[in-house]
RNA sequence: ACUGCUAAAGGCAAACCCAUAGUGAUAUGGGGACGCAAAACCAUGGAUCCGGUUGACCGGAUAGCCAGGUUGCCAGUC
Numbered sequence: 001a002c003u004g005c006u007a008a009a010g011g012c013a014a015a016c017c018c019a020u021a022g023u024g025a026u027a028u029g030g031g032g033a034c035g036c037a038a039a040a041c042c043a044u045g046g047a048u049c050c051g052g053u054u055g056a057c058c059g060g061a062u063a064g065c066c067a068g069g070u071u072g073c074c075a076g077u078c
Stems, first nucleotide, its partner, number of pairs: 001077004011036002016031006034064001040070003044067003047062006
């Protein structure tokens, strides 16, 4: 630098349930594991969703929707 077939150590945690916050999308904590080699971080572009608006648009949410950026564990190859 590239790759993620296998193994090991460690990590994260979908749906669903409970509590709390929010008009809401959702978020946080606990339980729980469908999955994840960046399912770590960043709303920059697109997308979807929520609220307001006749609409343009404005304000939000999703990083586990796709790109992009930053950092990084283990193993293998060069």